[in-house]
Context: one part of a larger RNA
RNA sequence: CGAAUAGGAAAUUUGAGAGGAUUUGACCUUAGUACGAGAGGACCGGGUUGAACGCACCUCUGGUGUACCAAUUGUUCCACCAGGAGCAUGGUUGGGUAGCUAUAGUGCGGACCAGAUAAGCGCUGAAAGCAUAUUAAGCGCGAAACUGACCUCAAGAUUAGAUUUCCCUACGAUCCCCCAGAAAGACGAUCUGGUUGAUAGGCGCAACGUGGAAGUGUGGUAACACAUGGAGCGGAAGCGUACUAAUAGGGACAUUGACU
Numbered sequence: 001c002g003a004a005u006a007g008g009a010a011a012u013u014u015g016a017g018a019g020g021a022u023u024u025g026a027c028c029u030u031a032g033u034a035c036g037a038g039a040g041g042a043c044c045g046g047g048u049u050g051a052a053c054g055c056a057c058c059u060c061u062g063g064u065g066u067a068c069c070a071a072u073u074g075u076u077c078c079a080c081c082a083g084g085a086g087c088a089u090g091g092u093u094g095g096g097u098a099g100c101u102a103u104a105g106u107g108c109g110g111a112c113c114a115g116a117u118a119a120g121c122g123c124u125g126a127a128a129g130c131a132u133a134u135u136a137a138g139c140g141c142g143a144a145a146c147u148g149a150c151c152u153c154a155a156g157a158u159u160a161g162a163u164u165u166c167c168c169u170a171c172g173a174u175c176c177c178c179c180a181g182a183a184a185g186a187c188g189a190u191c192u193g194g195u196u197g198a199u200a201g202g203c204g205c206a207a208c209g210u211g212g213a214a215g216u217g218u219g220g221u222a223a224c225a226c227a228u229g230g231a232g233c234g235g236a237a238g239c240g241u242a243c244u245a246a247u248a249g250g251g252a253c254a255u256u257g258a259c260u
Base pairs, nucleotide, nucleotide: 001156007167008166009165010164011163012162013161017153018152019151020150023051024050025049026048027047028046029045035040053109054108055107056106057105061102062101063100064099068095069094070093071092072091073088074087075086076085077084078083113148114147115146120141121140122139123138168257172253174252175251176250177249178194179193180192181191182190199245200244201243202241203240204239205238208234209233210232215228216227217226218225219224
């Protein structure tokens, strides 16, 4: 932009068509049965549990986690002590929330079934008094392949589909700019909100991480230990709370629409 000779907005859909998936082992049972002299040893059917692959997710197990916590080396500075800060690959080391993630976690999947068939196997049956599944007419069974069934996309399917709700209003249907943002993101877009408000920040609480702060006291010559005290500190996550900022404002646009 179309859908339109048939107003606008929002939502829900049908499915032409396209794509994905389609794997497989072992064990138990049937049954030491059928079969077989024996040795051996099933079809069919039922059940269990895996492998690889795929999709989704982060509760668990882990990884990462460069603005979290602690320990620690050298050095500079804060006058000194104590306590800190900077630099040294995040200085190094030990842990680690959210998010992201699986070479390594969790959940789920392949199915069942149907149609028409292949090789193959048959029924009826003549030509050819018999026989013959058909190298005749007619009728069947039969595979991981094919078509459905399962999952995803899907009306630019120009044959452009269908349904529902709202509006007839400028004293506002609807939308955009603008602003706070994230379940989104290169930018647009999408989504959540904009005071009739929990959208982000801040603050409070609990969780969670780290692991016992500083100061003071006591003990010890001291290093240090203990007490105050599961302390102090804390990024993303939860719940709450208008304290701060979403203020104010600007713009687009519909006049009852086609034919008879």